Predicted 3D model of a 76-nucleotide RNA (transfer RNA) from a Gammaproteobacteria bacterium. The prediction has a mean pLDDT of 81. The organism belongs to Gammaproteobacteria, within Bacteria. Rfam family: tRNA. Rfam describes the family as follows. Transfer RNA (tRNA) molecules are approximately 80 nucleotides in length.
RNA sequence: GUCUCGAUAGCUCAACUGGUAGAGCUCGCGAUCGAUAAUCGCGCGGUCAGAUGUUCGAAUCAUCUUCGAGACACCA
Numbered sequence: 001g002u003c004u005c006g007a008u009a010g011c012u013c014a015a016c017u018g019g020u021a022g023a024g025c026u027c028g029c030g031a032u033c034g035a036u037a038a039u040c041g042c043g044c045g046g047u048c049a050g051a052u053g054u055u056c057g058a059a060u061c062a063u064c065u066u067c068g069a070g071a072c073a074c075c076a
Stems, first nucleotide, its partner, number of pairs: 001072007010025004019056001027043005049065005
């Protein structure tokens, strides 16, 4: 330098063919218990890496950029 893959909640990850962004854990509140743990219920929490575009509609498609991982090539 070229190519491929990845970036979504505090953490780990889903989200099918473009059609209402979710789960587990954590955290908060409550139930249960003599009490704690465990268990159960409810809740908080998202610029979907950034920008632009396509589209009635974008986490999803296109282009560019940033960051991370990998493959190949080049130079010495």